[in-house]
């Protein structure tokens, strides 16, 4: 120091399901659990996925009206995902490190 991880040791790390919280949701914390993982330690920076409570549009309702316009509300349905989350156990980058080989 490496664009190396066969073998070994000491260890870590912990999917899925369960249990309690926490978010509207994604998903997170803790506990158990052990699918995997040589960075499955770190930072959401690039991509990629996934989320939508508010507020954007639209519908129904509602209130006004002769009607339309309007308005204004609903844990109400739908759309869309700018902005805003999540995911570093999707890639990619970035940054540190055990042990071992070379």
């Nucleotide at each position: 120091g490496c664009a190396u991880g066969a073998a070994a040791a000491a260890g870590g790390c912990a999917c899925a399901g369960c249990c309690g919280g926490u978010g509207c949701a994604a998903a997170c914390c803790g506990g158990u659990g052990u699918c995997g993982c040589a960075a499955a330690g770190c930072c959401a920076c690039g991509g990629a996925u996934c989320c939508c409570a508010c507020a954007g549009c639209g519908u129904a309702g509602u209130g006004u009206u002769u009607c339309g316009c309007c308005a204004u509300c609903u844990a109400a349905c739908g759309c869309a995902g700018c902005a805003g989350g999540a995911u570093c156990g999707c890639c990619g980058g970035g940054u540190c490190a055990c042990c071992a080989g070379c």

A computed fold for a 102-nucleotide RNA from Pseudohalioglobus lutimaris, annotated as c-di-GMP-I riboswitch aptamer. The prediction has a mean pLDDT of 78.